[in-house]
A computed fold for a 74-nucleotide RNA from a Nanobdellota archaeon, annotated as transfer RNA. The sequence is in RNAcentral, with records from ENA. It matches the Rfam family "tRNA". Its mean pLDDT, the model's own confidence on a scale to 100, is 82.
RNA sequence: GGGCCUAUAGCUCAACCUGGACAGAGCAAACGGCUUCGGACCGUUAGAUCUAGGUUCAAAUCCUAGUAGGCUCA
Numbered sequence: 001g002g003g004c005c006u007a008u009a010g011c012u013c014a015a016c017c018u019g020g021a022c023a024g025a026g027c028a029a030a031c032g033g034c035u036u037c038g039g040a041c042c043g044u045u046a047g048a049u050c051u052a053g054g055u056u057c058a059a060a061u062c063c064u065a066g067u068a069g070g071c072u073c074a
Base pairs, nucleotide, nucleotide: 001073002072003071004070005069006068007067010027011026012025013024020057029045030044031043032042033041050066051065052064053063054062
């Protein structure tokens, strides 16, 4: 220098290929219930699409450029 893969909630993952209406789950967190207290259990709540631009009525998803990490060729 060339090619490929990955990036979504505090953590681990779906949804992407085939665009669609409030982006979902588990764990963790906060609050409440239960309990002598705590844990476990039950209920509720908050929380995210790597960045910028483009296409579109509509983008996590498609296109372009970039950032970070990984694999590979030379």